[in-house]
Molecule: c-di-GMP-I riboswitch aptamer
RNA sequence: GAACGAUAAGGGCAAACUUAUCGCAAGAUAAGGACGCAAAGCCACAGGGUCUUGAGACAACUCUAAGACAGCCUAGCCGCCAAA
Numbered sequence: 001g002a003a004c005g006a007u008a009a010g011g012g013c014a015a016a017c018u019u020a021u022c023g024c025a026a027g028a029u030a031a032g033g034a035c036g037c038a039a040a041g042c043c044a045c046a047g048g049g050u051c052u053u054g055a056g057a058c059a060a061c062u063c064u065a066a067g068a069c070a071g072c073c074u075a076g077c078c079g080c081c082a083a084a
Base pairs, nucleotide, nucleotide: 005081012037013036017032018031019030020029021028022027035071041077042076046074047073048072049069050068051067056063057062
C1' cells in the first nucleotide's frame, strides 16, 4: 500500500411485531423494538427478479406499471476500521 475479513477497537444500520399517519394496494414515514447485516450506504431512467392494481384493456376469466421492494441477485458510485 492492498483488503481476504475477525469472538479486535470505535461506531453504524435495524427484520418480525406494536402504535400513529399516508396510500386502492404493494408499501412508506415516525416512535418503540432487535432477527440479523462489513456495505442492511447510494442507485428502481443499468439488467434481471418479486409484489401490488386505484387508473386503463376485456363480456368475463384475466392482462398491463406508470406504483413498490436496494434486508432478492448482478452491475455502477462512494466509504470506516483492519488481526492472523